[in-house]
RNA sequence: ACGAUCGACCCGCCCAAUCCCCAUCGGGGAGUCGGCAACCCGAAUUUCUUGGGAUGACUCCGCAGCGCGCCGCGCUCGGUGGGACACCUUCGGCCCGAACCCCACAGCUAACCCGGUACGCGGUUAAGGAGAGGAGAU
Repeated sequence: ACGAUCGACCCGCCCAAUCCCCAUCGGGGAGUCGGCAACCCGAAUUUCUUGGGAUGACUCCGCAGCGCGCCGCGCUCGGUGGGACACCUUCGGCCCGAACCCCACAGCUAACCCGGUACGCGGUUAAGGAGAGGAGAU
């Protein structure tokens, strides 16, 4: 000098996932999010395990490969609906394209009822170029 790793502060991303209070176990509230559930409206295809459905942006596919309990499923690879990235739009760049729950069961749906308010990740610049805008806090 450079690089890597760990920690703290601060800043930021995803998201409903923030804030306040009481407080030894834990609990309450505000805000916010989700489910179930009438009339009306709409409509069946469960029975037919090839069930059906929810949260979520995360869906669908293959003249591909491999495997299996075999025409369906799983894994790998490749795409893809769609989605994130330092106010917003756009150009561009870059990444994701998951996971999990209900358990025979749910169209919409007011009241009622039942729940969540996690996790995870990044940072000296692609938080780059252009444009619009002129706010907020103390």
Annotation
This is a predicted structure of a 138-nucleotide RNA (c-di-AMP riboswitch aptamer (ydaO/yuaA leader)) from Actinoallomurus sp. The organism belongs to Actinoallomurus, within Bacteria. It matches the Rfam family "c-di-AMP riboswitch aptamer (ydaO/yuaA leader)". Its family is annotated with regulation of gene expression and cyclic-di-AMP binding in the Gene Ontology.